[in-house]
Parts: sequence; C1' cells; structure tokens
RNA sequence: GGGGUUGUAGCUCAGCCCGGGAGAGCAUUCCGCUGAAGACGGAAGUGUCGCUGGUUCAAAUCCGGCCAACCCCA
Repeated sequence: GGGGUUGUAGCUCAGCCCGGGAGAGCAUUCCGCUGAAGACGGAAGUGUCGCUGGUUCAAAUCCGGCCAACCCCA
C1' cells in the first nucleotide's frame, strides 16, 4: 500500500441479507416474599446503533468517505 471481518444498553450479543416499534440475557435500582439473606415473582431506567455525508416519505439496516480493533496479501 491492497483486501476481508467486526463496531448496537454497564457486559455478552440478536436485529442488517429483504428499509417502517431499538430489543434479549446478565448486571444495577425499587417492590413483594423471608426472622434475615439467597432463590423466585413484579416494576424501572440505561442507547446521538463508531463518526460523517448521500439516497429515500422513512436509514441500525442501502451507498460514499473517515476512524478503531483483528485477520490475510504485498
């Protein structure tokens, strides 16, 4: 220098192919239960979907550029 994969909640990830409500588990907080704690049940929030521009009525999802991590080629 060229190519590929990945980037979404505090953590692990799904959703992206085929555009239309941002979600699951764990963790955290509160409540119930308990003598107390654990387990169990209920409730709650956590997010500029890596950044930026474009297409579109509408973008996490499609397109361009850039950044970061890892891998391959040279």
A computed fold for a 74-nucleotide RNA from a Candidatus Aenigmatarchaeota archaeon, annotated as transfer RNA. Its Rfam family is "tRNA". Rfam's curators write: Transfer RNA (tRNA) molecules are approximately 80 nucleotides in length. It is annotated as a transfer RNA. The RNAcentral record of the sequence draws on ENA. The coordinates come from a structure-prediction model, not an experiment, and the mean pLDDT is 81.